[in-house]
RNA sequence: GCCGAGCUAGCUCAAUGGUAGAGCAGCUGAUUUGUAAUCAGCAGGUUGCGGGUUCAAGUCCUGUGCUCGGCUCCA
Numbered sequence: 001g002c003c004g005a006g007c008u009a010g011c012u013c014a015a016u017g018g019u020a021g022a023g024c025a026g027c028u029g030a031u032u033u034g035u036a037a038u039c040a041g042c043a044g045g046u047u048g049c050g051g052g053u054u055c056a057a058g059u060c061c062u063g064u065g066c067u068c069g070g071c072u073c074c075a
Base pairs, nucleotide, nucleotide: 001071002070003069004068005067006066007065010024011023012022013021018055026042027041028040029039030038048064049063050062051061052060
C1' cells in the first nucleotide's frame, strides 16, 4: 500500500430503513443472624467521528480515525 471484519450502556454482545435492547456489572428494596446466592425494581446511550439520501438511518451512500486478520513491496 491492497483486501476483509469490526467500533452500539462500565464489560460482552443484539437490533428486517419504522419506539435503541439483552446478559453481567452498578444502585435501591425484599429475603438471611450476617455475607454470598436468589427475587423485585431503578438507573445507565454523541450507535468511533463528519457529511449526504430519506417522512424516518445503528442499518443505505460518502469522507475519515482506530482495532484485528490476511496479502504484497522495501529494508
Molecule: transfer RNA
Organism: Syntrophomonas sp.